The RNA shown here (transfer RNA) has 73 nucleotides and comes from an uncultured bacterium.
Its Rfam family is "tRNA". Rfam classes the family as a transfer RNA. Gene Ontology term of the family: triplet codon-amino acid adaptor activity.
RNA sequence: GGGCCGCUAGCUCAUUUGGUAGAGCAUCUGCCUUUUAAGCAGGUGGUGCUGGGUUCGAAUCCCAGGCGGCCCA
Numbered sequence: 001g002g003g004c005c006g007c008u009a010g011c012u013c014a015u016u017u018g019g020u021a022g023a024g025c026a027u028c029u030g031c032c033u034u035u036u037a038a039g040c041a042g043g044u045g046g047u048g049c050u051g052g053g054u055u056c057g058a059a060u061c062c063c064a065g066g067c068g069g070c071c072c073a
Base pairs, nucleotide, nucleotide: 001072002071003070004069005068006067007066010025011024012023013022019056027043028042029041030040031039049065050064051063052062053061
């Protein structure tokens, strides 16, 4: 320098042809328990890497850039 893959909640990851963004863990509240842990129920938590474009509508499609990984030279 070239090619490919990835970037989504605090962490690890889903989200199939564009149509209201989810799970587990963590966290908060309540229940349970002598207490803690465990368990049960519920809640909170998102500029979806950044900017732009296409579209009635974008996590998803297109362009440029950033970061990380792999391969080639």